[in-house]
RNA sequence: GAGGUCGAGGGGCGCUGCGACGGACCUGCCGGUCCGCCACGCUCGGCCCGUGACCCGCAUCAAGGGCGCCUCCCAGGU
Numbered sequence: 001g002a003g004g005u006c007g008a009g010g011g012g013c014g015c016u017g018c019g020a021c022g023g024a025c026c027u028g029c030c031g032g033u034c035c036g037c038c039a040c041g042c043u044c045g046g047c048c049c050g051u052g053a054c055c056c057g058c059a060u061c062a063a064g065g066g067c068g069c070c071u072c073c074c075a076g077g078u
Stems, first nucleotide, its partner, number of pairs: 001049001003048007010071006018041001021036006040064001
């Protein structure tokens, strides 16, 4: 650090639907239309992998995520 994988960010239900993805059609190409699916696609950490760097030790710890509802935990108020 691109990618893969696992985990964490309290737990659920419903709605809409951009991107990505899948299908059909159109299309010389770029791409377009419709349908489907869809609210972790985000951040942090471990491992695999890649790359760079090269003194060591200690301590501490998150922040976000369309709309509506329910619930758990903590604190405060009435």